Molecule: c-di-GMP-I-GGC riboswitch aptamer
Organism: Domibacillus aminovorans
RNA sequence: AAAGAUAAAGGCAAACCAUUCGAAAGAUUGGGACGCAAAACUACAGGUCUUAGGUUUUAAACUAUGAUGGCUGGGUUGCAAAAU
Numbered sequence: 001a002a003a004g005a006u007a008a009a010g011g012c013a014a015a016c017c018a019u020u021c022g023a024a025a026g027a028u029u030g031g032g033a034c035g036c037a038a039a040a041c042u043a044c045a046g047g048u049c050u051u052a053g054g055u056u057u058u059a060a061a062c063u064a065u066g067a068u069g070g071c072u073g074g075g076u077u078g079c080a081a082a083a084u
């Protein structure tokens, strides 16, 4: 320096329920824990989803729009640590 365990301490919190916001996807707050060593931040690239347009075989491509960081990659920051 790399690595990251049935380690210790601490942290986050899926589904679901309630709540408020939104046209929707979805988000906020509270409860709640499936999981997480970046499940911290960032929509830059790809993916997925929403709405509108568009096309139409009522399908797709395509354009715009927003959402998702707990889909993947990239970027930024970062606590503790055994074997090896």
Stems, first nucleotide, its partner, number of pairs: 002084001011036002016031003020027002034070001040076003044073003047068003051064003